[in-house]
């Protein structure tokens, strides 16, 4: 310098262009002499940033930022 892929909750990951979810973590409750386990409930998000397309964008397009990899 050229190319491919990734960025969503504190973490790991889902989500046909049509209400953004799960597990773990955290908080509370039940249970226990107590803690842990187990069970139940709650807490959770500017979907990296800025634009564009669309009635509607996490999803499609463009630019920028960060990361991984391939080639030179």
């Nucleotide at each position: 310098c050229g190319g491919u892929c990734c960025c969503u909750a504190g973490c790991u990951c889902a989500a046909u262009g049509g209400u953004a979810g799960a597990g773990c973590a955290c908080u509370c409750g039940u249970c226990u002499u107590a803690u842990a386990c187990a069970c139940g409930a709650g807490c959770g998000g500017u979907u990296g940033c800025a634009g564009g397309u669309u009635c509607g964008a996490g999803u499609c397009c463009u630019g920028c930022g960060g990361g991984a990899c391939c080639g030179a």

A computed fold for a 72-nucleotide RNA from a Candidatus Kerfeldbacteria bacterium, annotated as transfer RNA.
Its Rfam family is "tRNA". It is annotated as a transfer RNA. Rfam links the family to the GO term triplet codon-amino acid adaptor activity. From the family's description: Transfer RNA (tRNA) molecules are approximately 80 nucleotides in length.
It was read from a public genome assembly.